Parts: sequence; C1' cells; structure tokens
RNA sequence: UCCCAGAUGGUGUAAUGGUCAACAUAUCGCGUUUUCACCGCGAAGCUCGGGGUUCGAUUCCCCGUCCGGGAG
Repeated sequence: UCCCAGAUGGUGUAAUGGUCAACAUAUCGCGUUUUCACCGCGAAGCUCGGGGUUCGAUUCCCCGUCCGGGAG
C1' cells in the first nucleotide's frame, strides 16, 4: 500500500428497511433471610463519527477513525 471481516447498555452477544432496539451477565432498589448468599419483583444504562438513498436506516451505499485477519 492492497484485500477481507468487524464496531450495538459496564461486559458478552441478538435484531430480513417498520410497534418501546432484545437476551445473558454485572450494578442499584425492594421483598425474602438473624445476616450474607441464592431466589422473586423492579430500575438505570446502548446502535463508532460524518454524509447519502428511502415515507422510514442498527440494517443499504460512500468517506473517516479504531480493532482483527490475509497478500506483498
């Protein structure tokens, strides 16, 4: 320099262009317990940045940044 794949709550991952972006785990609150833990209920928290297409973009396209793999 070129090619391929990726970036989503704190962490790990889902989501065929359309309803409140879902699940697990972690955190916090309440219940339970003599206490802790487990368990039950609940809460907060997320689409890498910019632009384009579209009635509508996490999803499609372009550029950039970062990470991984490959070629030279």